[in-house]
Molecule: transfer RNA
Organism: Candidatus Sungiibacteriota bacterium
């Protein structure tokens, strides 16, 4: 330098065009004399910019970052 893949709450991941989600973690409340555990609830997320579309996390283009292969 070139090809390919990936980027989603704090962490690990699902979601392939129509309400962003599960688990763990955080916080609040309940139960206990207290802890652990259990139950109920709350907050928090689509890497950035542009395009297509009535509508984009999703499709297209560019960029950034990471991984992998080639030179």
């Nucleotide at each position: 330098g070139g090809g390919c893949c990936u980027a989603u709450g704090g962490u690990a991941u699902a979601g392939c065009g129509g309400c962003a989600a599960c688990a763990c973690a955080a916080c609040u409340c309940c139960a206990u004399g207290g802890c652990a555990u259990g139950g109920a609830g709350u907050a928090g997320u689509c890497c950035c910019g542009g395009g297509u579309c009535c509508g984009a996390u999703u499709c297209c283009c560019g960029g950034u970052a990471g991984g992998u292969c080639c030179a």